[in-house]
RNA sequence: GCGCCCGUAGUUCAAUUGGAUAGAACGGCGGACUCCGGCUCCGCAGGUUAGGUGUUCAAAUCACCUCGGGCGCG
Numbered sequence: 001g002c003g004c005c006c007g008u009a010g011u012u013c014a015a016u017u018g019g020a021u022a023g024a025a026c027g028g029c030g031g032a033c034u035c036c037g038g039c040u041c042c043g044c045a046g047g048u049u050a051g052g053u054g055u056u057c058a059a060a061u062c063a064c065c066u067c068g069g070g071c072g073c074g
Stems, first nucleotide, its partner, number of pairs: 001073007010026004019057001028044005050066005
């Protein structure tokens, strides 16, 4: 340099051939329980779906460009 794959919450991952409000578990915070803590139970917060532009009535999902990571070829 060329080709392919991937990027969603602090972490690991879902999200049906584009569809209705982007969810779960762990973690965090608060409460119940307890002498205190842990376990358990209840609740809450946390997201520019890597960034931008476009297509569409509608985009995490499709197209193009950029950034980052992985693999292969030279």

Predicted 3D model of a 74-nucleotide RNA (transfer RNA) from a bacterium. Model confidence (mean pLDDT): 81 of 100. Its Rfam family is "tRNA". By type it is a transfer RNA.